The prediction has a mean pLDDT of 82. Small-subunit ribosomal RNA, 3' major domain from an uncultured prokaryote, 479 nucleotides, folded computationally.
Context: one part of a larger RNA
RNA sequence: UGACGGGGACCCGCACAAGCGGUGGAGUAUGUGGCUUAAUUCGAUGCAACGCGAAGAACCUUACCUGGGUUUGACAUGCUUGUCGUAGUCCUGCGAAAGCAGGACGUCAGCUCGGCUGGACAUGCACAGGUGCUGCAUGGCUGUCGUCAGCUCGUGUCGUGAGAUGUUGGGUUAAGUCCCGCAACGAGCGCAACCCCUGUGAAUAGUUGCCAGCACGUAAUGGUGGGGACUCUAUUCAGACUGCCCAGAUCAACUGGGAGGAAGGUGGGGACGACGUCAAGUCAGUAUGGCCCUUAUGCCUAGGGCUGCACACGUACUACAAUGCUCAGUACAAUGUGAACCGAUACCGCGAGGUGGAGGAAAUCCUGAAAACUGAGCUCAGUUCGGAUUGGAGGCUGCAACUCGCCUCCAUGAAGUCGGAAUCGCUAGUAAUGCCGUAUCAGCUACGACGGCGUGAAUACGUUCCCGGGUCUUGUACA
Numbered sequence: 001u002g003a004c005g006g007g008g009a010c011c012c013g014c015a016c017a018a019g020c021g022g023u024g025g026a027g028u029a030u031g032u033g034g035c036u037u038a039a040u041u042c043g044a045u046g047c048a049a050c051g052c053g054a055a056g057a058a059c060c061u062u063a064c065c066u067g068g069g070u071u072u073g074a075c076a077u078g079c080u081u082g083u084c085g086u087a088g089u090c091c092u093g094c095g096a097a098a099g100c101a102g103g104a105c106g107u108c109a110g111c112u113c114g115g116c117u118g119g120a121c122a123u124g125c126a127c128a129g130g131u132g133c134u135g136c137a138u139g140g141c142u143g144u145c146g147u148c149a150g151c152u153c154g155u156g157u158c159g160u161g162a163g164a165u166g167u168u169g170g171g172u173u174a175a176g177u178c179c180c181g182c183a184a185c186g187a188g189c190g191c192a193a194c195c196c197c198u199g200u201g202a203a204u205a206g207u208u209g210c211c212a213g214c215a216c217g218u219a220a221u222g223g224u225g226g227g228g229a230c231u232c233u234a235u236u237c238a239g240a241c242u243g244c245c246c247a248g249a250u251c252a253a254c255u256g257g258g259a260g261g262a263a264g265g266u267g268g269g270g271a272c273g274a275c276g277u278c279a280a281g282u283c284a285g286u287a288u289g290g291c292c293c294u295u296a297u298g299c300c301u302a303g304g305g306c307u308g309c310a311c312a313c314g315u316a317c318u319a320c321a322a323u324g325c326u327c328a329g330u331a332c333a334a335u336g337u338g339a340a341c342c343g344a345u346a347c348c349g350c351g352a353g354g355u356g357g358a359g360g361a362a363a364u365c366c367u368g369a370a371a372a373c374u375g376a377g378c379u380c381a382g383u384u385c386g387g388a389u390u391g392g393a394g395g396c397u398g399c400a401a402c403u404c405g406c407c408u409c410c411a412u413g414a415a416g417u418c419g420g421a422a423u424c425g426c427u428a429g430u431a432a433u434g435c436c437g438u439a440u441c442a443g444c445u446a447c448g449a450c451g452g453c454g455u456g457a458a459u460a461c462g463u464u465c466c467c468g469g470g471u472c473u474u475g476u477a478c479a
Base pairs, nucleotide, nucleotide: 001479002478003476004475005474007473008472009471010470011469012468013467015463016462019426020425021424022423023422026318027317028316029315030314031313032312033311034309035308042053043052064304065303066302067301068300069299070298073127077126078125079124081122082121083120084119088105089104090103091102092101093100094099108118109117110116129293130292132291133290134289138287140282141281142280143278145276150189151188152187153186154185155184156165157164158163169180170179171178195270196269197268198267200238201237202236203235204234205233206232210227211226214225215224216223241264244258245257246256247255248254320419324378325377326376327375328374329373336367338365341360342359346355347354348353385416390411391410392409393408394407395406396405432455433454434453435452436451437450438449
């Protein structure tokens, strides 16, 4: 100087408390461990691994296993020699395919006409190739402490020196934020602001959007003429700064209250992550040193596996019901996507779906929001709750749904009556709850991930305690 303390003081955080909803019990989905296996490919392992890499494992993917094949190779560059009937297309045999063997058709382009150049194939050689090892050799990227308020430097001063001071102290703040003081005076990286979205208004611009007023028209609809008022769209501005008032304060920073205002003291959200820590993660995204394989640890291929199941754990979904379930009626969104695509009206089917193909490269066309609300039934029961499991019949995608896809209908109707110890999230348009969209994608294991909108709470006395963090101080046989 740090680190540590079941030392002290002060402060903060959904850290506790106050509340709301869960997890832990059930069934299922999914990941992991374990076990099994020819293989169940590999990585991630307290927080910070476990719906993680994987924004999609039937084949492919695929890295694993078994079998069949191949050796200048699936791919790149150069050289040697040879062929030219270039390349390529088709057929036959063996075969699961890959591949191997054989046959037919085709008879390349340029030129300085030299069998020269290009191109292809074959042969041999340099080499290719490796998801093989090492993340404790690395780059790059990322997680975490933590959006915590810290981490340092120059000059000066003090100290023999390591170092100290500044950065401590008194206040204040979300903040090393600011003020006052001070052997310090300044500065840098962080904080904040500058950036994006959202909340209010104005100007400009009105198509594919809108329709107040004026007409036309319809069973009905901005449908038509027209209009720019309104909504909206999208560009530029304005607006919030403790600016104003009162009170407190060292009359400093600032704090409490108020006015006006769409918004008030950081308005809400996002992007943004200091010096560093964990030899944290990643050689399997890519790059890369070293090591290793080179008729195999490379490459091609068929089938299987990654989906295996006495069990254990994590994360979710669905429930156990009446604030509910079923049936009927009926209202209101936003984000987005669409050409090998989205697909309307209509018809067929109980339905998944099928036929068909208007319109749409889209503010124009497509894509019924649901919960809510209204009415009726159910009357507390393993039920008109719950839907697992299984049987049957079908649909769709795709060479192909046996291992191993999703969906529909009929039948079946399991566990489950609110969950032990323990434990998680959340402070407002939040939690809870309802639906919609997108990426990946032929299809799908999506109940996942990431977005969007609807409905919409309760509680916070307080900081004694638990956890984590910051500042100062103290002890230390630790570095």

RNAcentral holds the full RNA, with entries from ENA.